[in-house]
């Protein structure tokens, strides 16, 4: 320098032909259960505004296409693999 794959909550990992982002698992928090712990069960668990109801933002970054983008296009950064 060229080619291929990848970057998504605290972690791993999904998301059909572009159509509710974060399913599912782990971790964590609260409650129940226990003498206590573990296990098990139930609920919660990105950021922000708000008393609440609710709203806004959020897929490495910056633009673009579209009614609508994690997904398509361009540029760029980083990681892995292959080639020279």
């Nucleotide at each position: 320098c060229c080619c291929c794959g990848g970057g998504u909550g605290g972690c791993g990992a999904a998301a059909u032909u572009g159509g509710u982002a974060g399913a599912c698992g782990c971790a964590c928090u609260a409650g129940c259960u226990u003498g206590a712990g573990g296990u098990g069960c139930u609920a919660g668990c990105g950021c922000u505004c708000g008393a609440a109801a609710g709203g806004g933002c959020g897929u490495g970054c910056u633009g673009g296409u579209u009614c609508a983008a994690g997904u398509c296009c361009a540029g760029u950064c980083c990681c892995g693999g292959g080639g020279a």